[in-house]
């Protein structure tokens, strides 16, 4: 006292899978039909969070550790809006070689 890293923050971009049956309620409406939203069913999706695991790894052997967009679907989603792992660019912290 810099790059990188890692962690935060702004900004852009971001999939997937029933806007699906019932029941209340509420909204507006002549009437009928339409829409929300909360509960329960029955199909699905998986890129918040969150569980699970192999090789590598040690002089052998065993035990621990062992990643993930892979898996499981607890949670979360299934028009739209929110969210969104990641990936850009911007940026602060922090931390290190010299």
């Nucleotide at each position: 006292a810099a790059c990188a890293g890692u962690c935060g923050c702004g900004u852009g971009g971001g999939a997937g899978a029933g806007c699906u049956c019932g029941a209340u309620a509420c909204c507006g409406c002549u009437c009928g039909g339409g829409g929300u939203a909360u509960c329960g069913g029955c199909g699905c999706c998986g890129a918040a969070g969150g569980g699970g695991c192999a090789a590598a790894u040690c002089c052998u052997c065993c035990c621990c550790g062992g990643a993930a967009c892979c898996u499981c679907u607890c949670a979360g989603g299934c028009a739209a809006a929110a969210g969104g792992a990641c990936c850009a660019c911007g940026u602060g912290c922090u931390c290190u070689c010299g």